[in-house]
């Protein structure tokens, strides 16, 4: 100087709302209806949060091979405004993005 990789899924949190349960408040003979994000539960939910599985990349061993197998490394990371979906909004996507050192 050039090329290439620095990843993908899962759980759970920090969050987030209000489909659904419930809760409170009001209407109804009932049976249910409306209102209210309201300590929750279902639900969403981290590029820069946390584990775990696997992938990638080194070496060793496996025969000088292939599966395997062992051991290592997967860094760093400030960050709007706007939009978008979902019932509805977030550290969900747009986005390791504009922008900043």
């Nucleotide at each position: 100087g050039c090329a290439a990789u620095u990843u993908g899924c899962c759980u759970c949190u920090a969050g987030g709302g209000u489909u659904c349960c419930g809760a409170u408040c009001g209407c109804u003979u009932g049976g249910g209806c409306g209102a209210u994000g309201c300590u929750g539960g279902u639900c969403c939910g981290a590029g820069a949060g946390a584990g775990g599985c696997a992938g990638u990349c080194c070496a060793g061993u496996g025969a000088c091979g292939a599966g395997g197998c062992u051991g290592g490394a997967u860094a760093c990371a400030c960050g709007g405004c706007g939009g978008g979906a979902u019932a509805a909004a977030a550290g969900c996507c747009c986005g390791g993005g504009a922008g900043g050192u």

Predicted 3D model of a 101-nucleotide RNA (Guanidine-I riboswitch aptamer) from Peristeroidobacter soli. Rfam family: Guanidine-I riboswitch aptamer. Rfam's curators write: This family represents a conserved RNA structure found upstream of the ykkC and yxkD genes in Bacillus subtilis and related genes in other bacteria. Taxonomically the source falls in Peristeroidobacter (Bacteria, Pseudomonadati, Pseudomonadota, Steroidobacterales).